[in-house]
A computed fold for a 1168-nucleotide part of an RNA from a Candidatus Falkowiibacteriota bacterium, annotated as large-subunit ribosomal RNA, half B. Lineage of the source: Bacteria > Bacteria candidate phyla > Candidatus Falkowiibacteriota.
Context: one part of a larger RNA
RNA sequence: ACAUUGUUCAGGAACUCGGCAAAAUAGCGACCGUAACUUCGGGAUAAGGUCUGCCCAUCGCAAGAUGGGCCGCAGCUAAAGAUGCCAAGCGACUGUUUACCAAAAACACAGGUCUCUGCUAAACCGUAAGGUGAUGUAUAGGGGCUGAUGCCUGGCCAGUGUCUGAACGUUAAGGGGAGAGGUGAAUCCUUCGGGAGGCAGCUUUGAACCGAAGCGCAGAUGAACGCCGGCGGUAACUAUAACCGUCCUAAGGUAGCGAAAUUCCUUGUCGGGUAAGUUCCGACCCGCACGAAUGGCAUAACGACUUGGCAACUGUCUUAACAAUGUACUCGGCGAAAUUGCAAUUGUCGUGAAGAUGCGACAUACCCAUAGUUAGACGAAAAGACCCCGUGAAGCUUUACUACAACUUGGUACUGAAUUAUGGUAUUGCAUGUUUAGAAUAGGUGGGAGCCGUAAGGCGCCAGUGAAAUACCACCCUUGUUCUAUUGUAAUUCUAACCUACUCCCAUGAAUCUGGGAGAGGGACAGUAUCUGGUGGGUAGUUUAACUGGGGCGGUUGCCUCCCAAAAUGUAACGGAGGCGUUUACAAAGGUUGGCUAGCUCCGGAUGGAAAUCGGAGUGAUAGUGUAAAGGCACAAGCCAGCUUUACUGCAAGACCAGCAAGUCGAGCAGUUACGAAAGUAGAACUUAGUGAUCCGACCGUACGAAAUAGGACGGCGGAAGCUCAUCGGAUAAAAGCUACUCCGGGGAUAACAGGCUAGUCUCCUCCAAGAGUCCACAUCGACGAGGAGGUUCGGCACCUCGAUGUCGGCCCGUCCUAUCCUGGAGCUGAAGAAGGUUCCAAGGGUUUGGCUGUUCGCCAAUUAAAAGGGCACGCGAGCUGGGUUCAGAACGUCGUGAGACAGUUCGGUCUCCUAUCUACUAUGGGCGUUGAAAUUUGAGAGGGCCGUUUCCUAGUACGAGAGGACCGGAAACGACUGACCUCUGGUGUACCAGCUGUUCUGCCAAGAGCAUCACUGGGUAGCUAAGUCGGGUUAAGAUAAACGCUGAAAGCAUAUAAGCGUGAAGCUGUCCUCAAGAUUAGAUUUCAUUAAGACCGCUUGUAGAUGACAAGCUUGAUAGGCUCUAGGUGUAAGUGUAGCAAUACAUUCAGCCGAGGAGUACUAAUG
Repeated sequence: ACAUUGUUCAGGAACUCGGCAAAAUAGCGACCGUAACUUCGGGAUAAGGUCUGCCCAUCGCAAGAUGGGCCGCAGCUAAAGAUGCCAAGCGACUGUUUACCAAAAACACAGGUCUCUGCUAAACCGUAAGGUGAUGUAUAGGGGCUGAUGCCUGGCCAGUGUCUGAACGUUAAGGGGAGAGGUGAAUCCUUCGGGAGGCAGCUUUGAACCGAAGCGCAGAUGAACGCCGGCGGUAACUAUAACCGUCCUAAGGUAGCGAAAUUCCUUGUCGGGUAAGUUCCGACCCGCACGAAUGGCAUAACGACUUGGCAACUGUCUUAACAAUGUACUCGGCGAAAUUGCAAUUGUCGUGAAGAUGCGACAUACCCAUAGUUAGACGAAAAGACCCCGUGAAGCUUUACUACAACUUGGUACUGAAUUAUGGUAUUGCAUGUUUAGAAUAGGUGGGAGCCGUAAGGCGCCAGUGAAAUACCACCCUUGUUCUAUUGUAAUUCUAACCUACUCCCAUGAAUCUGGGAGAGGGACAGUAUCUGGUGGGUAGUUUAACUGGGGCGGUUGCCUCCCAAAAUGUAACGGAGGCGUUUACAAAGGUUGGCUAGCUCCGGAUGGAAAUCGGAGUGAUAGUGUAAAGGCACAAGCCAGCUUUACUGCAAGACCAGCAAGUCGAGCAGUUACGAAAGUAGAACUUAGUGAUCCGACCGUACGAAAUAGGACGGCGGAAGCUCAUCGGAUAAAAGCUACUCCGGGGAUAACAGGCUAGUCUCCUCCAAGAGUCCACAUCGACGAGGAGGUUCGGCACCUCGAUGUCGGCCCGUCCUAUCCUGGAGCUGAAGAAGGUUCCAAGGGUUUGGCUGUUCGCCAAUUAAAAGGGCACGCGAGCUGGGUUCAGAACGUCGUGAGACAGUUCGGUCUCCUAUCUACUAUGGGCGUUGAAAUUUGAGAGGGCCGUUUCCUAGUACGAGAGGACCGGAAACGACUGACCUCUGGUGUACCAGCUGUUCUGCCAAGAGCAUCACUGGGUAGCUAAGUCGGGUUAAGAUAAACGCUGAAAGCAUAUAAGCGUGAAGCUGUCCUCAAGAUUAGAUUUCAUUAAGACCGCUUGUAGAUGACAAGCUUGAUAGGCUCUAGGUGUAAGUGUAGCAAUACAUUCAGCCGAGGAGUACUAAUG
């Protein structure tokens, strides 16, 4: 010193985030007595009060009651055993939970409600068989939400979801097969090489049409996911708006509640409580951003929940003291750990990768230990958990992407029969066809002069009408009907596949199993397989950009023009400005040939104006150029006209630019054109933007390859098209989020703290002086401006630190600065005095306690001489705390579809190291040195201290009209601070005394001992202590600061200054106190000493003490113990006697006992 305990004067929560901790209460003992509220059960042991031991007697079965008596400070005598009350929030309750930081308001719960499920139930597990559900059956079972109870639960169906519907649209496999392609005999042509052609067959492809769910569509649904407005105006004071208007919506928040676990502003405003109330309670309503089963509002009871208050109580505190035990410390034994670049390991100032034991300068410092303290060693520990980065990981979400399970749809198979209805296709028969004209209901084409009939005759031909002409024959077309075949669809029926967790019989001795049989029920359905459409975070794999004065949010990402750009080119920034993702095609904005000149100003001129068109003059490119800017352009590249298509094909010497890939210019040659008389010009546009690599498939061309051969599919080659691949050199055809549940790898390449640099901001100062100040800039204040200083604010930068520099506030402990709050000394004053204002000097000392809040700050209460401001890693967590912030739980409001999120709020939430190596600091020793010692000293130097107030006298004087009221000087008291001490007052006092409870033991009584916190209780010696007592900060002196002077020139004056001489402060030196010769400069004095002096060791000890040390002693001795006496404490011992029934009392007896105090005494131990 710490831990665990005991006691404590006065005060009593002043402590603190918070009564944390402690204290206090205490007996389901007796009696009395108990409120609000209430679900009538509770609340309740509410609260509060009195009693409680022992002995005797009476009553009583007993428990006990009553009466009388006795003792103590104290009688449930020790131990054990509720603190209570008032008010609010949340949750109804008992319960459950993060084993190891969260016990809660979270979960659960009974109750409510929605929804699914008819039994082989739904749901769930499983590939399946099978199982759970349930040996249950809708009063049952599953799922969701809410959460007792009471009063209630409003509006919206537009979105999303769910359910219902089926007319229409869309839609897969499959059916269907129009049509098209390849090959290809015949046939034709042929230059005999081949070409055209295309039957059959084989083959590739394939339109219409049929074709379900889904989606679209229609409706319902909120105790489904959810949502529930804005603006303007208006009443006879003002204010407000019952009222009115208008816009939008699916509908615009009803009841209730409301600064709330929800309110930012905010400590809202008012009231209450308090001396003082950011908390709390009651109201108000302006609800940033309450609100009705993600339930709203109340609510008795309950709660290790959260919040505020009161009583009681206390060492929580003012403010600490003493004591006990265990550590620490010393000795003996045993004996770890983390850590460790090397160490020969100081301070200040500076420097420096920006905070140095290790560098520089200066200062300081003999060597080595022990006990301690933690300021530093950017101490130890853990490759930072915050932040950023990684084409890292994982978990989670969803209307990210892509799959899969599952569910669902239709086709086909297992899979059969019949009937009816109704489609498609083919076939047979029959029918069908109306403009006008024409005899008239002309379907079309071809043949056709005849046909039918015994005949009569009729129909045709002919003629006529008309676009087309009829008889007859043939082949067809449209529409309909019928037969047959085939293929669908819908419905119904059947039974034989198939099914039956329905019944009976048998195997079978048990069998609700299994198999077989019979019956019954279903039935070509179901079910399964496969193909197929849909749904599909249920599951899985992934993606989710970069730049960036950290990251995110915002912005940007390719191309063109200018400036920056420093007179070649080039050149960055989240530097300053703008554009582009085209346009123009036969009536050109292209080519060519020819021609022309704009715009503005002034003057003149009908309508006519500032601007229309006409004339003149002046100026000279200001105009124009499709589109931005720059550079160009009059010989025009600008404007107009004629003719036209070079907005060509095939090349290309050579250059520019340039990492590559790209990009740019291009004379000239050949061909073919346009214009021009020609020379010539023309391969788009005055130039520079107007864009996209590769792969992929499709298209055009070519006919190069063609896997036995032929042909072809397919590929190649040439051409042109398909990308806001705009993150524009383009990761894929196809991709968003959350993480506080997180993880890994890295970074001080990059943020938050601190330091550093800087000083915009900040603080302070100075200059100028417009003005305020009645007058007057400067007693005081000082605009507009200017210049500095500082490094306390907010910032900027990103330099040390991410293989860790712990972060706000408080506590403890300080230290420095001065820009001084008080105290001291001065000047000026708009200074009468007193009290002030302002400025100068001055850092010696001082600078309060509370209420609220985590607060720093701030506000408030009461004081004070004053309640100054700052630095020290916003001083100080290897010193403490942990209220705030900043992990994991939970809730509210808000945002988000969601996972989740919030410098929003709210409740809860592990602070490691008993051990310090070095430096530093506080103490204490050892060694050596100082010429051998002992004692006494000097003081170089260092440290400490230094305060203030009130009252009185001078004096009610100076001053003042009065009210008021001094300087200077003197005296007393007090506060805080501080030193020493224990006589007094107290505290403590665990080997002192006494009382007393329970129990065990000494055989019993009596008397004692042990244990129960020292059992508890009352006192208390020494010692140690404060709240107690005594003292301290004084006064000469010296040199000064600001300031004030004397004499006095430079400068005949003036001037405190230049020479000279003074006055002048709590400040400086000194005086005062302490340390101090390792002051290595090691000092001085006195005495002793070479026969040594002296000292150590050893022993008894304490006035000393962790150990060393120091001190008193060691027989020539009172050092300790013992003994005797005594101070003092306790309070009248035991035994005996007496009185009493007894408890008990009285006497002997101010007794007995007694640790540390005082004195005496060698009995014991300090031998040798």
Description
The prediction has a mean pLDDT of 85. The full RNA is in RNAcentral, with records from ENA.